RNA sequence: UACGACAAAGCUAAACCUAUCGUGAGGUAGGGACAGAAAGCCAUGGGUCUUCUUUUGUUUAAUAGAAGAUCGCCAGGUUACCGAUU
Numbered sequence: 001u002a003c004g005a006c007a008a009a010g011c012u013a014a015a016c017c018u019a020u021c022g023u024g025a026g027g028u029a030g031g032g033a034c035a036g037a038a039a040g041c042c043a044u045g046g047g048u049c050u051u052c053u054u055u056u057g058u059u060u061a062a063u064a065g066a067a068g069a070u071c072g073c074c075a076g077g078u079u080a081c082c083g084a085u086u
Base pairs, nucleotide, nucleotide: 002086003083004082011036012035016031017030018029019028020027021026034072040078041077042076044075045074046073047070048069049068050067051066052065053064055062056061
C1' cells in the first nucleotide's frame, strides 16, 4: 500500500413514529434498527426524484430550459479507526 476476520474498541442508522422547516423532492432533532468497512466529507460525471417556465398535446403526458433534492443509486475525488490472514 492493497485486503477485510463469526477479532477487539468504537462509529453510523433504513423502514416506521413524533416534533419542526420546505410548495415539493427532502432536511434537522428525538425515538427506533434494516443494514453498512468509508452508510466520513465533496453534487465533479451519470442515474433517479421535485418545483417552475416555454412549446406541443388536450387532461395530465411529451419536449426543452432553469432552480433544487439525493453521497444509504453508481462512478470519481479526498481524509480516516483497527489488524487475524494474504